[in-house]
RNA sequence: GACUCCGCUUGCUCGCCGAAAGGCAAGGCGAAAGCCAACGCGAAAGCGGAGCUUGCGAGAGUC
Repeated sequence: GACUCCGCUUGCUCGCCGAAAGGCAAGGCGAAAGCCAACGCGAAAGCGGAGCUUGCGAGAGUC
């Protein structure tokens, strides 16, 4: 110096099919055109989990 893991931290996401591109879609909004859209618990406030991601570590390992 590089990589991997771990901890904290920033933001986003979490349905189905597909290797991907993409397609479908419970449901919601709208007069229509059209738009949004599925983790768990909870009446709600809120709590918890997973993935990706930002930064930090006087954390661990490998080269």